[in-house]
The RNA shown here (transfer RNA) has 82 nucleotides and comes from a Candidatus Omnitrophota bacterium. Its Rfam family is "tRNA". Rfam classes the family as a transfer RNA. Taxonomically the source falls in Candidatus Omnitrophota (Bacteria, Pseudomonadati).
RNA sequence: GCAGGGAUGGCGGAACUGGCAGACGCGAUAGGUUGAGGGCCUAUUGCCGCGAGGCGUGGGGGUUCAAAUCCCCCUCCCUGCA
Numbered sequence: 001g002c003a004g005g006g007a008u009g010g011c012g013g014a015a016c017u018g019g020c021a022g023a024c025g026c027g028a029u030a031g032g033u034u035g036a037g038g039g040c041c042u043a044u045u046g047c048c049g050c051g052a053g054g055c056g057u058g059g060g061g062g063u064u065c066a067a068a069u070c071c072c073c074c075u076c077c078c079u080g081c082a
Stems, first nucleotide, its partner, number of pairs: 001081007010026003019065001027045007046055003058074005
């Protein structure tokens, strides 16, 4: 240089054909159970805002009523070929 794959919460990791973003698991917080701890059970758990609401899928732009998903440019990582 060329080709292919990838980047989503605190972490791993889903999201079908463009149609509720964050399922599921881990972790965390609070509570229950226990003499206490572990284990188990319940609830909550992205950001801003008092609220209504707004923002959020590596960065920027575009298409669309609607984009993690399609298109263009860029950054970084992995694999292969030279």